[in-house]
RNA sequence: AAAAAUGUUUUCUAGGGUUCCGCAGCGGAAUGGCUGGUCUGGUCCAAGAGAAAACUCACAGUAUCACACUGUGCCACGGAAGGAUAAAAGCCUGGGAGAU
Numbered sequence: 001a002a003a004a005a006u007g008u009u010u011u012c013u014a015g016g017g018u019u020c021c022g023c024a025g026c027g028g029a030a031u032g033g034c035u036g037g038u039c040u041g042g043u044c045c046a047a048g049a050g051a052a053a054a055c056u057c058a059c060a061g062u063a064u065c066a067c068a069c070u071g072u073g074c075c076a077c078g079g080a081a082g083g084a085u086a087a088a089a090g091c092c093u094g095g096g097a098g099a100u
Stems, first nucleotide, its partner, number of pairs: 007055006015045002020042002022039001023036004057073006075095001077098001081093003
């Protein structure tokens, strides 16, 4: 930019680990350094089936009939294994395989 439709994005949470910060220990004249996430935390990652909001889309209605405004928009049990990132996870594979 274009397209699309159980749509997209942003902020956050359940949760997650340990690249950085912090904390703890060791060591050191000092600047540095090493180890620890079985360290509460900050940065960071984060839900299809979690929250809030914005923008689209569809339908109905209203209208000054070009724009716009109002309302509505359902359901969702779910492995194992693998992948990325420093590493992991309700992240991705995945509204998957399955189940009903």

Predicted 3D model of a 100-nucleotide RNA (Guanidine-I riboswitch aptamer) from Brevibacillus fulvus. It matches the Rfam family "Guanidine-I riboswitch aptamer". A reference for the family is Barrick et al. (2004), "New RNA motifs suggest an expanded scope for riboswitches in bacterial genetic control", Proc Natl Acad Sci U S A. The sequence is in RNAcentral, with records from Rfam.